The RNA shown here (c-di-GMP-I riboswitch aptamer) has 71 nucleotides and comes from a soil metagenome. Model confidence (mean pLDDT): 77 of 100. The RNAcentral record of the sequence draws on MGnify. Of the family's consensus pairs, 95% are formed in the model.

[in-house]
RNA sequence: GCAAAACUGUCGUAAGGCAGUGACGCAAAGCUUCCGGCCCGGCGAUGUGUGUGCGGGUAGCGGGGUUGCCG
Numbered sequence: 001g002c003a004a005a006a007c008u009g010u011c012g013u014a015a016g017g018c019a020g021u022g023a024c025g026c027a028a029a030g031c032u033u034c035c036g037g038c039c040c041g042g043c044g045a046u047g048u049g050u051g052u053g054c055g056g057g058u059a060g061c062g063g064g065g066u067u068g069c070c071g
Base pairs, nucleotide, nucleotide: 001026002025006021007020008019009018010017011016024060030066031065032064034063035062036061037058038057039056040055041054042052043051
């Protein structure tokens, strides 16, 4: 310096986002969905727990890229 869970408000079909309160943590917990994972929605087949080529989310799931900070 940033700010998890939880609570409140708000946006969203949802996952989840944003703001406030709040600190579990983080030396890139800055930015970026490029790769894998996970989550939601849609879709197809099936006929009921799997698939997915479509859309979204997660950068605080990991890797990569990029710009930096502290020691």